[in-house]
RNA sequence: GAUUGUCUUCGGGGAAGGGAGAAUAUCCCUACCGGCGGUGAAAGCCCGCGAGUCUGUCAAUAGACGGAUUGAGACUGUGAAAUUCAGUCGCCGACGGUUAUAGUCCGGAUGAGAGAAGAUAAUA
Repeated sequence: GAUUGUCUUCGGGGAAGGGAGAAUAUCCCUACCGGCGGUGAAAGCCCGCGAGUCUGUCAAUAGACGGAUUGAGACUGUGAAAUUCAGUCGCCGACGGUUAUAGUCCGGAUGAGAGAAGAUAAUA
């Protein structure tokens, strides 16, 4: 250093200004935000994963293991290499709630979790 087991800690950001209105952090103009791993070089929109929603089997329950579904990018430049950098223009964002339609408010959630770091044991 590798593999496997056990344990610990960590593990999601964002509504500022204006308009109309009885009423909107929900509409309109503008502003703001970007989980995890990978990828010849740094990614919300390249490939995957997680979360959310629906669902199957097992289980007395707690729960365990699966399945389905799951958003969005082009052009130019530099370079050995970039849909990742620089520039320009653009796009996307679960479910339930709400005096008014929500990526940003409230809620499930002091939850779950991709995974990250570390400790320890065993193995060749």